Overview
Large-subunit ribosomal RNA, domain IV from a bacterium, 370 nucleotides, folded computationally.

[in-house]
Context: one part of a larger RNA
RNA sequence: CCCUCGCUAAGGAACUCGGCAAAAUUGCCCCGUAACUUCGGGAGAAGGGGCGCCCCGGUAGGGUGAUUUGCGGCGUCAAACCCGCAGAUGAAGCCCGAGGGGGCCGCAGUGAAAAGGCCCAAGCGACUGUUUAGCAAAAACACAGGUCUCUGCUAAGGCGCAAGCCGACGUAUAGGGACUGACGCCUGCCCGGUGCUGGAAGGUUAAGGAAGAGGGUUAGCUCCCUUCGGGGGGCGAAGCUCGCGACCGAAGCCCCAGUAAACGGCGGCCGUAACUAUAACGGUCCUAAGGUAGCGAAAUUCCUUGUCGGGUAAGUUCCGACCUGCACGAAUGGCGUAACGAUUUGGGCACUGUCUCAGCGAGGGACUCG
Numbered sequence: 001c002c003c004u005c006g007c008u009a010a011g012g013a014a015c016u017c018g019g020c021a022a023a024a025u026u027g028c029c030c031c032g033u034a035a036c037u038u039c040g041g042g043a044g045a046a047g048g049g050g051c052g053c054c055c056c057g058g059u060a061g062g063g064u065g066a067u068u069u070g071c072g073g074c075g076u077c078a079a080a081c082c083c084g085c086a087g088a089u090g091a092a093g094c095c096c097g098a099g100g101g102g103g104c105c106g107c108a109g110u111g112a113a114a115a116g117g118c119c120c121a122a123g124c125g126a127c128u129g130u131u132u133a134g135c136a137a138a139a140a141c142a143c144a145g146g147u148c149u150c151u152g153c154u155a156a157g158g159c160g161c162a163a164g165c166c167g168a169c170g171u172a173u174a175g176g177g178a179c180u181g182a183c184g185c186c187u188g189c190c191c192g193g194u195g196c197u198g199g200a201a202g203g204u205u206a207a208g209g210a211a212g213a214g215g216g217u218u219a220g221c222u223c224c225c226u227u228c229g230g231g232g233g234g235c236g237a238a239g240c241u242c243g244c245g246a247c248c249g250a251a252g253c254c255c256c257a258g259u260a261a262a263c264g265g266c267g268g269c270c271g272u273a274a275c276u277a278u279a280a281c282g283g284u285c286c287u288a289a290g291g292u293a294g295c296g297a298a299a300u301u302c303c304u305u306g307u308c309g310g311g312u313a314a315g316u317u318c319c320g321a322c323c324u325g326c327a328c329g330a331a332u333g334g335c336g337u338a339a340c341g342a343u344u345u346g347g348g349c350a351c352u353g354u355c356u357c358a359g360c361g362a363g364g365g366a367c368u369c370g
């Protein structure tokens, strides 16, 4: 010097990103307990008091329990024994056991060990749960509850090449998918775009069908040349074949509607009131429609340590307001909310070697010898 412990004057968070760590609290009985609340809770709220041993004391009281009465059953000539039900007394023994009075000792009586620190305010998530096996336990996931949508049963959906299976030996109070996420109060406007659903008049449109035009091939016809063997040109039926094609061809798309707890979106400029300021009001442009309620410098605010108030001697954090919302906003839910949380933030009481500021001690290392 390091590790793990113990103690510490005075102060008591001045430490630090932050009370991290440590200390403090801790059991049982009694008293007593606020806001708020979904009336369950919050609660072990908070805050107090008591606790050992001896005697009265085999305490008061309680538990168990012998006994006994009546009725019924069995049994009997009649009974008794035995069994069941209801009631009374509650013996002996054993067990539990306050409260009160008197006394004794120590610094200290849950005498060691084991055994909540608490309060106030705010954010997030309702809650119990789940998760990154090995840096994250959370405000992430899940969750009951809500909504939309698909599915009529050989269901929808899923696995599989198939057979087949799951769904389900279920049947719309069921099953699948998506979003939201207890509860309370609510959830505005936009269907122009994209998606979905419905519609079918018109436009467009595939394979396929197909009137018909055309190309190739050539029986034949015809023209020219001929050494008469033949050669060349033109036209060209039928068949075969190549290839074009008017026209007829569905869904889809275009089109017409509906639909936002579907994907999504939810304006600008100018002027105006008898101080000033501001603008209930007016004008104008654009849009599918221009953000309602509620909330708001917020887990969202750049400017920003906004401004005011609270708390502190002093507060970029915190709480309450204001609204100028760079860039909140209503199931990618909005705003509240008791309870809950190894959650996050701010404050306080208690307590402390976290610190002022370090000291002493114990054990184990380090160091020396081996």
Base pairs, nucleotide, nucleotide: 001365002364003363004362005361006360007359008358010356011355014354019351027051028050029049030048031047036041038182052104053103054102055101056100061096062095063094064093067088068087069086070085071084072083073082105109117349118348119347120346121345122344123343124341125340129141130140145180146179147178148177149176150175151174157166158165159164183336184335185334186333188266189265190264193263194262195259196258197257198256199255202254203253204252208248209247212244214242215241216240217239220235221234222233223232224231225230267285268284269283270282271281294328295325306322307321308320309319310318
It matches the Rfam family "Bacterial large subunit ribosomal RNA". Rfam links the family to the GO terms structural constituent of ribosome and ribosome.
The prediction has a mean pLDDT of 87.